[in-house]
């Protein structure tokens, strides 16, 4: 100085049980009305099943500076996820404080 990396903003971004059981709670609606029963969502908890693209592990193709060390979209399912919401590896846009790295 550009470049990649890294952090930020914007977009797209997949898969799996709206299972079961219990039910803090909310909402409603009914009655013989202060109490009862009834539908609906429902945290947490347990139960079987499943998913993989936070994150973590593990081989390992290849890779390096070859002692050794980096390594995934594979694998695994700890952790997460299984209406929508969140969040998502990754892409593309744009920008980058410090900071590595490269000409």
């Nucleotide at each position: 100085c550009u470049g990649a990396c890294u952090g930020c903003g914007c977009g797209g971004g997949a898969g799996a049980g709206a299972c079961c059981c219990u039910g803090c709670g909310a909402u409603u609606c009914g009655c013989u009305u202060c109490g009862c029963g009834g539908a609906u969502c429902a945290a947490c908890g347990g139960g079987c099943g499943c998913c993989g693209a936070a994150g973590g592990a593990g081989c390992a193709a290849c890779c390096g500076c070859c002692c050794c060390g980096g390594a995934a979209u594979c694998u695994c399912u700890c952790a997460g996820g299984c209406c929508a919401a969140a969040g998502g590896a990754c892409c593309g846009c744009g920008u980058u404080u410090c900071g590595u790295c490269g000409a």
Glycine riboswitch aptamer from Novosphingobium sp., 103 nucleotides, folded computationally. It was read from a public genome assembly, where an Rfam model found it. It matches the Rfam family "Glycine riboswitch aptamer". Gene Ontology term of the family: glycine biosynthetic process. Rfam describes the family as follows. This family represents the bacterial glycine riboswitch. Lineage of the source: Bacteria > Pseudomonadota > Alphaproteobacteria > Sphingomonadales > Novosphingobium.